[in-house]
RNA sequence: GGAGUCGGUUAGGUGAUUGCUCCGAAUUUAUUUCGGGGAGGAAAGUCCGGACUUCACAGGGCGGCGUGCUCGUUAACGGCGAGGCGGGGUGACCCGACGGAAAGUGCAACAGAAAAUAAACCGCCCCGGUGGAAACAUCGGGGUAAGGGUGAAACGGUGCGGUAAGAGCGCACCGGCGGCAUGGUGACAUGCCGGCCUGGUAAACCCCACGUGAAGCAAGGGACGAUAGGGAUGCCCCCGUUCAAUCGGGGAUCGGUGGCCCGCCGUAGACAUCCGGGUGUCCCGCAAGAGGCGAACAGCAAUGUUCGUCCCAGAGAGAUAAUCACCCACGACAAAAUCCGGCUUAUCGACCGACUCCACUU
Repeated sequence: GGAGUCGGUUAGGUGAUUGCUCCGAAUUUAUUUCGGGGAGGAAAGUCCGGACUUCACAGGGCGGCGUGCUCGUUAACGGCGAGGCGGGGUGACCCGACGGAAAGUGCAACAGAAAAUAAACCGCCCCGGUGGAAACAUCGGGGUAAGGGUGAAACGGUGCGGUAAGAGCGCACCGGCGGCAUGGUGACAUGCCGGCCUGGUAAACCCCACGUGAAGCAAGGGACGAUAGGGAUGCCCCCGUUCAAUCGGGGAUCGGUGGCCCGCCGUAGACAUCCGGGUGUCCCGCAAGAGGCGAACAGCAAUGUUCGUCCCAGAGAGAUAAUCACCCACGACAAAAUCCGGCUUAUCGACCGACUCCACUU
């Protein structure tokens, strides 16, 4: 000097004038005056997890759904941090849908002899018969899976020895499997020993482990109002008590409890079923939080604890606008609707830090 990798901050700025909206105070109660605040790093996607609200209680089992290496963190997560193993990259770094194939079922076109209790097409060797001078050809029997061919993949790989010809048949190294020892919380790693060897696929069904109630701010609550204080049907059996009404218990039936079963609760009640009618306005929920910022301590880190400090949008057909001047890096993607923690996607620039590689010079 060039090329990269990872992380952080910012998201046009300053001033003036007019306008919109929320909160607080005052008062003359008027859309008055003063003061303070007013869209994002992703507000997007609605992909996860919750807070909160309602369902009387929200039980157990099955099913369904979700996750899937280990440890830690968190309110929780499929998130984040650190690590293990595997893969990519010269490297800094990046990616992983990462439990189980000896529980079972299924699938792998075509080719090929054969695709998993899977083999002999071409071959190689031995014995016998026939032909032949021989080489060799042919028939029958036996042995073989090292060589060739097919394929994404063919009963571990390379090499040496051995054999009639071969083969882990034996040996060396490597891979896989099993055992032992050491280190580690653990996933695993290293070393030694051993028979030599028991495909792939689970983002196929499945098995295993762990987790999981449903619906959602149009949740839900209140005030005023409107309508038709509307109409019809149903409520059984047994026992005890009471003058009776009633009261208590059991059963049947029906209803509720996300799907099914069990259980539980109710079954003359604010009940169940059917027909018919009305359903408007305002207020709360609505922003002080699993909150932001700073410091110290603990921790590799994520994060936690303590102390200090601050209040940083709450619309309701939906508030942020308009004009002028100057600066400049000349501005992309883009707009809250109950809230929060994440992930993913889009993106113009500016600044800062750490690390890797290449070339040159000293």